[in-house]
RNA sequence: AUCUUAUCAAGAAAGGUGGAGGGUAAAGGCCCAUGGAAACCUUAGCAACCCUUGUUACGACAAGAAGGUGCUAAUUCCUGCUCAUUGCGGCAAGAUAAGUC
Numbered sequence: 001a002u003c004u005u006a007u008c009a010a011g012a013a014a015g016g017u018g019g020a021g022g023g024u025a026a027a028g029g030c031c032c033a034u035g036g037a038a039a040c041c042u043u044a045g046c047a048a049c050c051c052u053u054g055u056u057a058c059g060a061c062a063a064g065a066a067g068g069u070g071c072u073a074a075u076u077c078c079u080g081c082u083c084a085u086u087g088c089g090g091c092a093a094g095a096u097a098a099g100u101c
Stems, first nucleotide, its partner, number of pairs: 003099006013043005021032003027079003044072003049068002051064005076093001080091003083087001
């Protein structure tokens, strides 16, 4: 990188370095940004995919948060396709995790 499965309208900040971009395909919007963007470092936090413990009807459920990720503006910021249903609908795409290769 490919493939499979699950989740995605909830949640969560400060300091330092830095010095112009950023919002995770492309494009178009719309936002954020010298009252300091990205990136890096430190600490903190959120969450519960792996994990730990317990239960199990073996489908899964509950608790925990040391470790491995991840995340801490706006619905995945909005915009794709589709529906007899127009809805927090379904699918696609994307992101994250685990597994496979």
Predicted 3D model of a 101-nucleotide RNA (SAM riboswitch aptamer (S box leader)) from a Saprospiraceae bacterium. Taxonomically the source falls in Saprospiraceae (Bacteria, Pseudomonadati, Bacteroidota, Saprospiria). The sequence was found by an Rfam model in a public genome assembly. Model confidence (mean pLDDT): 83 of 100.